Molecule: c-di-GMP-I riboswitch aptamer
Organism: Litchfieldia salsa
RNA sequence: CAAACGAAAAGGCAAAGUCACUGAAAGGUGAUGACGCAAAACAGAGGGGCUAAAGUCUUAGUACCAAGCCGGCCCUGUUACCGAA
Numbered sequence: 001c002a003a004a005c006g007a008a009a010a011g012g013c014a015a016a017g018u019c020a021c022u023g024a025a026a027g028g029u030g031a032u033g034a035c036g037c038a039a040a041a042c043a044g045a046g047g048g049g050c051u052a053a054a055g056u057c058u059u060a061g062u063a064c065c066a067a068g069c070c071g072g073c074c075c076u077g078u079u080a081c082c083g084a085a
Base pairs, nucleotide, nucleotide: 005083006082012037013036017032018031019030020029021028022027035072041078042077043076044075046074047073048070049069050068055064056063057061
């Protein structure tokens, strides 16, 4: 110095819940709030998952369906702070 790793310190992010707005819903945004996070930073919907408005079906339904979503489920790519063992 690099990779790997994750003790300490500094700094960072912010789950659930609540409120407001938004959306058919899932969900999203902001505020509040900290369960956690060493990539809980950015990017890719590949796997997986959620919703079912529109649409489809003379089995009309607790049905099917993503053109709607989820990165704090897994995976992949890129970049990055600190430096004990």